[in-house]
Context: one part of a larger RNA
RNA sequence: CGUUGGAAAUUUGAGAGGAGCUGACUUUAGUACGAGAGGACCGAGUUGGACAGCCCUCUAGUGUACCUGUUGUUUCGCCAGAAGCAUCGCAGGGUAGCUACGGCUGGUUGGGAUAAGCACUGAAAGCAUAUAAGUGCGAAGCCCACCUCAAGAUGAGAUUUCCCUUAAGGGUCGUUCGAGAUGAGGACGUUGAUAGGCUUCAGGUGUAAAGGCAGUAAUGUCAUAGCCGAGAAGUACUAAUUACCCGUGGCUUUCUAAGA
Numbered sequence: 001c002g003u004u005g006g007a008a009a010u011u012u013g014a015g016a017g018g019a020g021c022u023g024a025c026u027u028u029a030g031u032a033c034g035a036g037a038g039g040a041c042c043g044a045g046u047u048g049g050a051c052a053g054c055c056c057u058c059u060a061g062u063g064u065a066c067c068u069g070u071u072g073u074u075u076c077g078c079c080a081g082a083a084g085c086a087u088c089g090c091a092g093g094g095u096a097g098c099u100a101c102g103g104c105u106g107g108u109u110g111g112g113a114u115a116a117g118c119a120c121u122g123a124a125a126g127c128a129u130a131u132a133a134g135u136g137c138g139a140a141g142c143c144c145a146c147c148u149c150a151a152g153a154u155g156a157g158a159u160u161u162c163c164c165u166u167a168a169g170g171g172u173c174g175u176u177c178g179a180g181a182u183g184a185g186g187a188c189g190u191u192g193a194u195a196g197g198c199u200u201c202a203g204g205u206g207u208a209a210a211g212g213c214a215g216u217a218a219u220g221u222c223a224u225a226g227c228c229g230a231g232a233a234g235u236a237c238u239a240a241u242u243a244c245c246c247g248u249g250g251c252u253u254u255c256u257a258a259g260a
C1' cells in the first nucleotide's frame, strides 16, 4: 500500500515445512521343523544407541558487580581497620541466568488407495484361466492422521463485538521484561506492584568490626555472626507527571424539501 468505512478479538485452512531411524535381552519355546546337530515365523514385555524438541528439580560447568583466605607494594598521620595496583594479583567456594556431561518428552497406533505378489467368481475358448466385465488381500513407500507456519490464498475467506467523529482504536512519552542488535513483541503507567528502594524469606560465604574473658603470645571464645548481584513475597518510599500526534466516511439502488 492492498484486501471497497474504521477498529479489536477469535478463527477456517488452499498451501508449505518438520518428524518418520534402529539394536539387544526376556518370554512364547528348546516349542513348530529336523535322524541329529541345530533351531524359528507370528505375538507379548523390558531396556538401550543415535537424532530432535523443551527444561534447570538433581549432577556438573561458568558465574571479572557475591563471600572468604592470603602475597608484594602504595596510600588513608601511626596502631588497628580499610582502599588502590599486580591476569578477577593469586587461591577456596558460589545465587540467578546461560549451559551439558544432567532431567523430561517424541518416532507409536489407526484409517484410505495401491506396488511387487497372493487370491475369488468368471467367459471369450461347454474345459482351463486371478481378467476380458466384476471382487478381495497386500509394503519402512503414497494420501490422511502427529508437530509448526499459514488469507498478499490479489481467489486477499469466516465469526463475534465496538465506533458513529473532540469517535472506536492506535502511536509518541515514561517504568520495564523469562522479549530484544535496532525496529518488533509482552507487562504496567496512581482506578498503579512496572522497575528501583525498604522489610521478611530463600540461597551464598563461613563466624565481621569494637569490646569482655582465657593465654607470655600466636590464637581461641562470648557469637549459625557479619556481609551479600541477578531469586520469592509483601510494602506506594522514589520514578511511571503533564501533554501531544494519527485516525474522522467508500460503492450501488429507491425516494426526498430536509431526511430516511
Stems, first nucleotide, its partner, number of pairs: 001152001005163007015149004021049007033038001051106005059100004066093005071086006110144003117137004169246004173189005194239003197235005203228003211222004254260001
About this RNA:
The part of an RNA shown here (large-subunit ribosomal RNA, domain VI) has 260 nucleotides and comes from an uncultured Flavobacteriales bacterium. Its Rfam family is "Bacterial large subunit ribosomal RNA".